[in-house]
Order: sequence, then structure tokens, then C1' cells
RNA sequence: GCCUCGGUAGCUCAGUUGGUAGAGCGUUGGCACCGUAAGCCGAAGGUCCGAGGUUCGAUUCUUGGUCGAGGCU
Repeated sequence: GCCUCGGUAGCUCAGUUGGUAGAGCGUUGGCACCGUAAGCCGAAGGUCCGAGGUUCGAUUCUUGGUCGAGGCU
């Protein structure tokens, strides 16, 4: 220098014929128990790495940038 993959909740990750984002764990409220844990029912938490383009509409398509991992020379 080139190529591939990835950046989404505190953490690990899902999420495509483009239609306003979810799970597990964690945090937290309640139920229950003599009490605790497990269990059950809820809640909060996200400008989807950032910028431009396409589109009525972009996490998704597209072009740079940026960060991380791997590969080639």
C1' cells in the first nucleotide's frame, strides 16, 4: 500500500427483499418467603463509530473518514 471482517444498551451479541431496534447477563421496583437465594411479573438504559449521497423513509444500500482484528505484498 491492497483485501476481508467488525464498531448496535453497562458487558456479550442478534437484527437485510430499506418502514422508526431486540435477547441473555448485569442494574432496579414489586410478588413470594420466618429470612436469603432461586423463581415469577415489570421498569430504566440506545442520537445503531462519524460525515456525505440515494430515497417519502437508512442500523440496513452507496462513497470517503476513523478505530479494532485478520490476511497478502
This is a predicted structure of a 73-nucleotide RNA (transfer RNA) from Mercenaria mercenaria.
Taxonomically the source falls in Mercenaria (Eukaryota, Bilateria, Lophotrochozoa, Neoheterodontei).
Rfam family: tRNA. Rfam describes the family as follows. Transfer RNA (tRNA) molecules are approximately 80 nucleotides in length.